The part of an RNA shown here (large-subunit ribosomal RNA, domain II) has 679 nucleotides and comes from Sulfuricurvum sp. RIFCSPHIGHO2_02_FULL_43_9. It matches the Rfam family "Bacterial large subunit ribosomal RNA".
Context: one part of a larger RNA
């Protein structure tokens, strides 16, 4: 890891409610004893209360009080037993700590010490010590030998474990292979003592004290506690939560209310439409108050600055500005104003209980997403805080390519009937290659802003035009004059003032290029040639550009589409487990009345209530079944029950078993890193 078996609300006493059953103003025994009938009345709780108590008593307590108030009477049902909810004392539904105290057991490992033995090849270096030499007054030194020290040198055995590498369900619960470090010492090692758990040892890492060490092992208190975490075993039926409010050495626990269930009981009560009275300062708006604020006036005050100046004092001001005045705007903590909702009160209606009271049982106090109005935050978060609505939790189905939460729509069962929702109808993939009228040509659709831009469609303003318009081609675009001025030069065209008149169909003292100035091109203007619409601009529909990401196309679910894209209209059809229909279950109710019709219903997590199934054992009853074959295994498209489940028949197996109406439990197993045993 499978299969197998075993594995959790129990058992007794108190209390508190349900059902039954006995008596009943009573109701009952309890140890004990017994000839097992039954004695045993001590106690309990009930019939009366009030008061701290004495103590009074249908009253009494308060008090000076016969006053008034407070708890009661009059308005009487208990009590004892069984069964079962719940809860208090016990291990109290099981399983599991880390710990703690006590008494012991350990120093064959290992700390560290005693006592007694033991072992370190081989090579190197060559202290002092002596001796000889030299040397000195005598030392001292110096040279040679000698000599053999050394936690001294290199390296076996030995004792260790530096780095790497294998190993890592290992040859091995610490090894192996290469390396390396120590090897005459604070050395290493036999064997025999010693130190014992808040103790010991420890050249000190909290290290070691038997593969256990910030306090060892073993047993007993012990079933320690565990607001934690993990499990908790059969069916079906009815109804159905909450993650919220105040308390908390409280915040993942708990107590009360909230909100569910399950019994009784009152009772036109909730809801809900309609009317009608209410009160509110939110949205809005507004600017009258508070403040903010943009621009003009007017005018105190300042600043600059002129004149006069000894001090006053007069002007001027393209500077700042109070207060005013007019225009214009802002505000959760602004209001002259003010709504929709939504709350309260009353009627009315409609209302088979949804409401409200008492009682028994709970569960729930981490919520999460989406619309909405708001706070925090950066009008960031699948972020957070409260509110209001809906979903999910606890909701299956059909849509959304997939996707708790959107959208549709609430699953009692069956059905190769039937219409629909939401969303669709070329194919994948059930349904229109529908219909009419358009628009877009970007695969736009099938992801974005600012911003840009002769894209195209719609709907206005407007201007010029058959006295020829817009573009095109031909031709003209002159004259006073090179205007003054300035400059080296300035001739339309550096720059500055002026910007006038002539001749024209037109022609600027010139709009651009251009030359050092001139020159040269072009343009406004006009003229012919053509010939019918040309241009500005404003609002809208579709679209174009802006457009770069990380494993693979990857921003239509795919194919693949010019419609099968987009806009408006219409007709069909498709489509759920919604409705409908057939049959058939069950729960309340309402009729009648005892099984039938009607209504209304039967998604479901925590949790409430209710029927049932099966297991082992007890009684009794079946003139019960069995070797002519019992439990028990095993097969069955057998029967029957909504299920748990029973029965039937064969094979098997070989001795025990059922079935009914009762009754009592060691009473149902997939799950606890459950326990045990096969594999």
């Nucleotide at each position: 890891g499978c299969c197998u078996g075993c594995g959790a609300g129990u058992u007794g006493u108190g209390g508190u409610g349900u059902c039954u059953g006995g008596c009943a103003a009573g109701g009952u025994u309890a140890a004990c004893c017994u000839c097992a009938c039954g004695g045993g009345a001590a106690g309990c709780c009930g019939u009366a209360g009030c008061g701290a108590a004495a103590g009074c008593g249908a009253g009494u307590c308060u008090u000076a009080a016969u006053a008034g108030g407070g708890c009661g009477a009059a308005u009487u049902a208990g009590u004892c037993a069984g069964a079962u909810g719940c809860u208090g004392c016990a291990g109290a539904c099981c399983c599991g700590a880390a710990a703690c105290u006590a008494a012991g057991u350990g120093a064959u490992c290992u700390a560290u010490c005693c006592a007694u033995g033991a072992g370190c090849a081989g090579g190197u270096u060559g202290a002092a010590g002596c001796u000889g030499g030299u040397g000195u007054a005598a030392g001292a030194g110096c040279c040679a030998g000698u000599g053999g020290a050394g936690g001294a040198c290199c390296g076996a055995a030995c004792c260790g474990g530096u780095g790497g590498g294998u190993g890592u369900u290992g040859a091995a619960a610490a090894a192996c292979c290469c390396u390396c470090g120590g090897a005459u010492g604070a050395c290493u090692u036999g064997u025999g003592g010693a130190u014992a758990g808040g103790g010991g040892u420890g050249a000190a890492a909290g290290g070691c004290c038997a593969a256990u060490c910030a306090a060892a092992c073993u047993u007993a208190g012990u079933g320690a506690u565990a607001g934690c975490u993990g499990g908790u075993u059969c069916u079906c039926u009815c109804c159905g939560a909450a993650a919220u409010a105040u308390a908390u050495u409280u915040a993942g626990g708990u107590a009360u209310a909230g909100c569910c269930u399950c019994g009784a009981g009152u009772c036109g009560u909730a809801a809900c439409a309609u009317g009608a009275a209410g009160g509110g300062g939110u949205a809005g708006a507004g600017c009258a108050c508070u403040g903010a604020c943009a621009g003009g006036g007017c005018u105190a005050g300042g600043g600059c600055u002129g004149c006069u100046u000894a001090c006053c004092g007069c002007g001027g001001u393209a500077c700042c500005a109070a207060a005013c005045c007019c225009u214009u705007u802002c505000a959760a903590a602004c209001u002259c104003c003010g709504a929709a909702u939504a709350c309260u009160u009353c009627a009315u209606g409609c209302g088979u209980a949804a409401u409200c009271u008492c009682g028994g049982g709970a569960g729930u106090c981490a919520g999460g997403c989406g619309g909405u109005g708001g706070g925090u935050g950066a009008u960031a978060a699948a972020a957070u805080c409260a509110a209001u609505c809906g979903u999910c939790a606890a909701g299956a189905g059909g849509g959304g390519a997939a996707c708790a939460a959107c959208c549709c729509a609430g699953a009692c069962u069956a059905a190769c009937a039937g219409c629909u929702a939401a969303g669709g109808u070329c194919c994948c993939a059930a349904a229109g290659u529908c219909g009419u009228a358009u628009c877009u040509g970007a695969g736009u659709g099938g992801a974005a802003a600012a911003a840009g831009a002769u894209g195209u469609g719609g709907a206005g303003u407007u201007g010029c035009u058959g006295a020829g318009a817009c573009a095109a081609u031909c031709a003209g675009g002159a004259a006073g004059u090179u205007g003054g001025c300035u400059u080296a030069g300035a001739a339309g065209c550096a720059g500055c003032c002026a910007u006038c008149c002539u001749u024209u169909a037109a022609a600027g003292a010139a709009a651009g290029c251009g030359u050092a100035a001139c020159a040269g091109c072009u343009c406004a203007c006009u003229g012919a040639u053509c010939u019918a619409g040309c241009g500005a601009u404003u609002c809208u529909g579709c679209g174009c550009u802006g457009a770069a990401a990380a494993u693979a196309u990857a921003a239509c679910g795919g194919g693949g589409c010019u419609a099968a894209g987009a806009u408006a209209c219409g007709c069909a059809c498709c489509g759920a487990a919604g409705c409908u229909u057939u049959a058939g279950a069950u729960u309340c109710g309402u009729a009648u009345u005892u099984a039938u019709a009607c209504g209304a219903g039967u998604g479901g997590u925590a949790g409430g209530a209710g029927a049932g199934c099966g297991u082992u054992c007890c009684a009794a009853a079946c003139a019960g079944c069995g070797u002519u074959g019992a439990a028990g295994g095993u097969a069955u498209a057998c029967c029957g029950g909504u299920g748990a489940g029973g029965a039937g028949u064969g094979c098997u197996g070989g001795a025990g078993c059922g079935u009914u109406u009762g009754g009592a439990a060691g009473u149902g197993a997939g799950c606890a890193u459950g326990c045990a045993g096969g594999c």